[in-house]
C1' cells in the first nucleotide's frame, strides 16, 4: 500500500393512504370512533443446495451407491400490519454522488 465486506454522515431524488367524525384545543397534540396504507423498524413463509436420521433397493452380510420420507439451516420491493404513516412540514425502503470507519483476499 490492494481494499471484499459491514456501516456512519452530508446532498440531491424518492411512493402510497381520511386536511374523516367527536370532545379538549389556534395548530401541533391527547382520548374516543369508524375507515384506509407499505417503502423507518419489526415479524412470517417457498423451492434448491448442504447436513442428520429413519425406510425401501442393490449384496451372502456390512459399507458405499440410488429412491423416498421427517427435521435442521436460508429470502424478498412477497405476506402480516405489533410499531409507522393518511394536507403541507418531517420522515422515508431504494437510488446516485462525496466523504469517514472496518479491514477479507492478493
Nucleotide at each position: 500500500a490492494u481494499g471484499a465486506u459491514u456501516u456512519g454522515c452530508g446532498c440531491g431524488g424518492g411512493a402510497g393512504a381520511g386536511a374523516c367524525c367527536g370532545u379538549a384545543u389556534a395548530g401541533a397534540u391527547a382520548c374516543g370512533g369508524c375507515g384506509c396504507c407499505g417503502a423507518a423498524g419489526g415479524a412470517g413463509c417457498a423451492a434448491a443446495c448442504u447436513g442428520a436420521a429413519c425406510u425401501g433397493u442393490u449384496u451372502u452380510g456390512c459399507c458405499g451407491g440410488c429412491a423416498g420420507u421427517u427435521c435442521a439451516u436460508u429470502a424478498a420491493a412477497c405476506u402480516c400490519u405489533c410499531a409507522g404513516g393518511c394536507a403541507a412540514a418531517a420522515g422515508a425502503a431504494c437510488c446516485g454522488c462525496g466523504u469517514g470507519a472496518u479491514g477479507a483476499c492478493a
The prediction has a mean pLDDT of 81. Predicted 3D model of a 106-nucleotide RNA (Glycine riboswitch aptamer) from a Bacillota bacterium. The source organism's lineage runs through Bacteria, Bacillati and Bacillota. Rfam family: Glycine riboswitch aptamer. Gene Ontology term of the family: glycine biosynthetic process. It was read from a public genome assembly, where an Rfam model found it.